[in-house]
RNA sequence: ACCACCAUAGCUCAAACGGCGAGAGCGAUCGGUUGAAGCCCGAUAGAUGACCGUUCGAUUCGGUCUGGUGGUA
Repeated sequence: ACCACCAUAGCUCAAACGGCGAGAGCGAUCGGUUGAAGCCCGAUAGAUGACCGUUCGAUUCGGUCUGGUGGUA
């Protein structure tokens, strides 16, 4: 320099066919329980890397950029 792949809650992953309010586990906070804590039970908050385009509708399709991984020279 070129090519390919990846980017979703604090962490690990789903959802991909374009169409319900984007879910789960762990973690956090609050409550229950306990003498107190842990375990357990319940509830709450929290995310689609950025911008643009296509579309009635985009996490999903297209483009550019950013970051990461791998390959070729």
Molecule: transfer RNA
Organism: Myxococcota bacterium